Small-subunit ribosomal RNA from an uncultured bacterium, 1406 nucleotides, folded computationally. The sequence is in RNAcentral, with records from ENA, Greengenes and SILVA. Rfam family: Bacterial small subunit ribosomal RNA. Rfam links the family to the GO terms structural constituent of ribosome and ribosome. Its mean pLDDT, the model's own confidence on a scale to 100, is 83.
RNA sequence: GAUGAACGCUGGCGGUAUGAUUAAGGCAUGCAAGUCGCGGGGGCGUAGCAAUACGUCACCGGCAAACGGGCGCGUAACACGUUGAUAACUUACCUCAAAGAUGCGAAUAACCUUCCGAAAGGAGGGCUAAUACGCAAUAAUAUGCUCCGACAUAAGUCGGAUCAUAAAAGCUACGGCGCUUUGAGAAAGGUCAGCGGACUAUCAGCUUGUUGGUGAGGUAACGGCUCACCAAGGCUAUGACGGUUACCGGGUGUGAGAGCACGGCCCGGCCCACUGGGACUGAGACACGGCCCAGACACCUACGGGUGGCUGCAGUCAUGAAUCUUCCUCAAUGCACGAAAGUGUGAAGGAGCAAUACCGCGUGUAGGACGAAGGUCUUCGGAUCGUAAACUACUUUUGCGUGGGACGAACAAAUGACGGUACCACGAGAAUAAGAGGUUGCUAACUCUGUGCCAGCAGCAGCGGUAAUACAGAGACCUCAAGCGUUAUCCGGAUUUAUUGGGCGUAAAGAGUGCGCAGGCUGUUUUGAAAGUCUGCUGUGAAAGACCGAUGCUCAACGUCGGAUCCGCAGCAGAAACUUCAAGACUUGUGGAUGGGAGAGGCAAACAGAAUUGCUGGUGUAGGGGUAAAAUCCGUUGAUAUCAGCAGGAAUACCAAAUGCGAAAGCAGUUUGCUGGAACAUUCCAGACGCUGGGGCACGAAAGCGUGGGGAGCAAAGAGGAUUAGAUACCCUCGUAGUCCACGCCGUAAACGAUGAAUACUAGACUUUGGGAGUAUCGACCCUCCCAGAGUCGUUGCAAAAAGUUAACACGUUAAGUAUUCCGCCUGGGAAGUACGGCCGCAAGGUUAAAACUCAAAGGAAUUGACGGGGACCUGCACAAGCGGUGGAUUAUGUGGUUUAAUUCGAUAGUACACGAGAAACCUUACCAGGGCUUGAAAUCCCUCGAAUCGCGGGUAAUGCUGCGAGUGCCGCAAGGAGCGAGGAGACAGGUGCUGCAUGGUUGUCGUCAGCUCGUGUCGUGAGAUGUACGGUUAAGUCCGGAAACGAGCGCAACCCCUGUGCUGUGUUAUAUAUGUCACAGCAGACUGCCAGUGUUAAACUGGAGGAAGGCGGGGAUGACGUCAAAUCAGCAUGGCCCUUACGUCCUGGGCUACACACAUAAUACAAUGGCCGGUACAACGGGCUGCUAAGUCGCAAGACGGAGCUAAUCCCUUAAAACCGGUCUCAGUUCAGAUUGUGGUCUGCAACCCGACCACAUGAAGUCGGAAUCGCUAGUAAACGCACAUCAUCAAGGUGCGUUGAAUACGUUCUCUGGUCUUGUACACACCGCCCGUCACGCCAAGGGAGCCGGUAAUGCCCGAAUAUCGAUGUAGGUCGAUAGAAGGUAGGACUGGUGACAGGGGUG
Repeated sequence: GAUGAACGCUGGCGGUAUGAUUAAGGCAUGCAAGUCGCGGGGGCGUAGCAAUACGUCACCGGCAAACGGGCGCGUAACACGUUGAUAACUUACCUCAAAGAUGCGAAUAACCUUCCGAAAGGAGGGCUAAUACGCAAUAAUAUGCUCCGACAUAAGUCGGAUCAUAAAAGCUACGGCGCUUUGAGAAAGGUCAGCGGACUAUCAGCUUGUUGGUGAGGUAACGGCUCACCAAGGCUAUGACGGUUACCGGGUGUGAGAGCACGGCCCGGCCCACUGGGACUGAGACACGGCCCAGACACCUACGGGUGGCUGCAGUCAUGAAUCUUCCUCAAUGCACGAAAGUGUGAAGGAGCAAUACCGCGUGUAGGACGAAGGUCUUCGGAUCGUAAACUACUUUUGCGUGGGACGAACAAAUGACGGUACCACGAGAAUAAGAGGUUGCUAACUCUGUGCCAGCAGCAGCGGUAAUACAGAGACCUCAAGCGUUAUCCGGAUUUAUUGGGCGUAAAGAGUGCGCAGGCUGUUUUGAAAGUCUGCUGUGAAAGACCGAUGCUCAACGUCGGAUCCGCAGCAGAAACUUCAAGACUUGUGGAUGGGAGAGGCAAACAGAAUUGCUGGUGUAGGGGUAAAAUCCGUUGAUAUCAGCAGGAAUACCAAAUGCGAAAGCAGUUUGCUGGAACAUUCCAGACGCUGGGGCACGAAAGCGUGGGGAGCAAAGAGGAUUAGAUACCCUCGUAGUCCACGCCGUAAACGAUGAAUACUAGACUUUGGGAGUAUCGACCCUCCCAGAGUCGUUGCAAAAAGUUAACACGUUAAGUAUUCCGCCUGGGAAGUACGGCCGCAAGGUUAAAACUCAAAGGAAUUGACGGGGACCUGCACAAGCGGUGGAUUAUGUGGUUUAAUUCGAUAGUACACGAGAAACCUUACCAGGGCUUGAAAUCCCUCGAAUCGCGGGUAAUGCUGCGAGUGCCGCAAGGAGCGAGGAGACAGGUGCUGCAUGGUUGUCGUCAGCUCGUGUCGUGAGAUGUACGGUUAAGUCCGGAAACGAGCGCAACCCCUGUGCUGUGUUAUAUAUGUCACAGCAGACUGCCAGUGUUAAACUGGAGGAAGGCGGGGAUGACGUCAAAUCAGCAUGGCCCUUACGUCCUGGGCUACACACAUAAUACAAUGGCCGGUACAACGGGCUGCUAAGUCGCAAGACGGAGCUAAUCCCUUAAAACCGGUCUCAGUUCAGAUUGUGGUCUGCAACCCGACCACAUGAAGUCGGAAUCGCUAGUAAACGCACAUCAUCAAGGUGCGUUGAAUACGUUCUCUGGUCUUGUACACACCGCCCGUCACGCCAAGGGAGCCGGUAAUGCCCGAAUAUCGAUGUAGGUCGAUAGAAGGUAGGACUGGUGACAGGGGUG
């Protein structure tokens, strides 16, 4: 885009079309084929006295009924289409022409009468007519036999002669209408032939009247059409036969076309008429509304017997998703009959029903902003529906009412079903008239609310898990519109079956290889023919449809007219380039001949040496063997080792290679015999003999099979030992088939170059094999060239592949390039190379080869990452080398868990766990219990009152509550105002409630790792690449070199701070003084600057000098693009959701401090490098007014009293400690260690019970250096030692800083971990914590097998045998009897096919 459509929602009018696609299922009822009295006799009616006239009708008779109408069962066929043929034929009615129509006869229906039957119907007797029937005559002409002639000779055609046979009908109104014979025409039919159009080979052979002949019969006519006899033919891979499906064409739909699909309506043809068979009549039928027979079905019946055929028009039932009125008329067009009038006609003309389709029209038009109300959204400003509505003016198509009113009628008159229809006029009145689908993308059109992987949507991708433009509703919008969507089907897009117009190295696809029949294709040249081809002409190619142009309905749809087309077929005339055919010629393709060479080519036989193993004998002694390590195993019955001999089987080291040969598989010791092929040289012969190759034939690795041998080594299966969680494996010890030979099968491999064969053409270089030539030479061995073959163009090492092709990778004279010929093969993945069937095979199995079902992918090449028990290089306290720890003990702190009224919350591998918290007794506090408040503890606005404010009470667990008193401020135009407090009403507050997966901000981590990117250019179809890779170098993508890259940005480094040296300046509160020290401020200094070597004349590295310091001097701050939906809604901010006399807020008490246990981080120890006692030294960073607090005094001490000084280089905290000196302890659970507990105190604080710190005395636990494992640290570092500060009323074993003492070690990068760069593989991309295979368990689905069971189809043999046909017999006739053929039926065994089936197996899917 389309439809004979259906379904859902909706529905105003008209025109034109269309309307059982399913059950060729069954049918009630009515109608659908009659007509003629001008053929005949007669009946009845009317008129007449009658003759007769008129009308009507059954019968005899004529014509029609074979047309018109319906359907598509069957049919794969001369059925259809087209072109021819019929010299092989027929034709009633019609037209024309010629001739004729003479004379006789016998019956019969109607009618009358008798009888049978329920009916349908039938029988006997009697009368009668004809255009009904019969006989005779005539015969131009026709037909037939025989003969003759002409043409021709295959058949035949024409003419002539003799003989034979065959006609007729009358009626009349006298005009004519009919009748017979023959010929011609018109129109129609029969028959034959060429060509054309379905699927299937998992149908390969079919056929006996079959193929042909002779003869006969039969027909309108040819013919095996039929029969007898004879012959054995005929068809088939160009698809016979069988099966399945199907009416065919004009045309219809779609498509640019070629095509593909279809054949409803209309037209042409065919076929059918309940199913099957058959004939009769007739011009025509084997006959839809005729006959006979058989069958099924239905109806009537008096049970004896009869009747019927809607696939005609209506209608009915059934079936189905689904398809109309039991209408009107013969007025028109046509048909039948008739002389005509006319009659008949469910043909036809019309109306009815159905939005079923196409076409047309309408549902109003113009103005109208307060941009109304209302809806929706909102950033709360507004936006939008929207000039839309209201309102004003106008119109009346359509519908309604009233009036008029056709054409269609030809043919003088008459005659209209449609129809009072179309159309016209008038009237009232905006009045009677809009929906459907969609709005994530494809695809035009977006927001809100609800829902929360639910409910649902969906054509594909997909949407939905709390902010859904995708679900549902609403608003808005989009598209079409009396329709709009959905479903079904066809074409297109689909170059996705490729003729136009595809492919086969890796995506699906080259057969394992050759030979070769048919077939296809085929070198140069001459002549002829004219099949293909080309040109011209003729005929045909129905109409309708389609196209173009006119024209008629108001337009259109629709109709009418004209034109062009119909690409085809046939005939005639020509052309001769190409293909073809015929006849010649040629040599270049091909083959042959001759010659000398190469080779693991094949077959057979013989022989050889090395090695393994076994056996025999000798020597010899305890092991051997095997492995990562072992064990099984062999060995004192003497192994292994070694020497000699013997036996047997299999395979042939070195040569050996980029080698050679072969069609492929494949072929390797030596020699001999037989034998195939290829190359080269000679240019002698033949003369296109060629290429490919469906079927066919042959060969065909390994494994396997059969028979018979052989069997050394090796070795499936098997056994044992190991390994392991297991180990039906890898490893080891054994070991059977097999491997070997002969003969016969099998016929497959990643049978691969994943690349069919042949021919020609298109730059090269190099290696190598075989043959040959040339120059030179003693000799081609080195050199050059030609032919044929095998390779490579890569690296270690120079160069490379160009053009072209390809999706890319790659190929590239050995093409995957450019072309030609032929063959094979492919058409999404899975199911499946499977099932069934066929063929082959001894079997194993092979070959040919589907479908149901299921998925939306499967696949190729390349790219960027990530990953690897891949590779290369490099870094890092990563390992190693060291020092000290953790893990064991006790305690502290945090966490988990448990408990609890609550033990608030968060942080959870690394990157949580002395973390948020840099201080939980109350407060903090978020938790729990109880008691209170409700505009609230704090904010803004409004009203009232009061200055504010301060003091004293009562009461309570406390807050809340409540009483009394003092106090009267500031500005002011005197109304009030500002600020504060109290009370009140509502807008609102408030929330540490949820979501860190809605967010901002901040932070951790990789990682202070060296990376991450951009612009322009270039390369690539593209994703992307290059730059950024490479060679060096560095801490560094740091720098250098070269390079299709050149530059740039964020990172690195530097700039900043501290510190180490010096100088200058300043000099308080520092120093006893000082040019010093110290403090502060500024400057200098270090840059690979200098030298030497290495290195590419580089960057840089190594060493040295000088220097306080040397190669980044040391330390800090500084954290690229990004990753982890990492952490935080409880620091803060914030969207959304939730609570609102509570999830808000106030208060008291409790809890966060619990305790069987587990983990993490610390402190203290286990002691002599020590503890204790006494004495003597030396710091730095810091802090201090609600503060630090001195001296002094008291107390054993914590501390108290005290109060000087200090807003600090001034005073205080502030005695540093380890260290050093002396003494004591003497290896013990101790004079170690200090937990725990008791008593008594001190301090802070409203308050130390839960729950603080400290002091004194007493107590004196575990612990004697810590399993597996694991952490930190490379120099002023580790380790050890103390000090200060923040937080803070009090509380430090934690944190942050500070100084004091002060080491050991680093060979090095194999390994562990982390990171970086390059490379490689990948089926991963949520990226290896990835992906993914098979069994098993359960559910569902389809198909195959299956003991069987039940059907269907088409045949075959036999039996029976109706109507009918033919033949025979018989009878005066009607007839009867028999034979043969013959539908249906019966029976038998098979074939093909469908359904169903316990069960078992496989497949798919969840």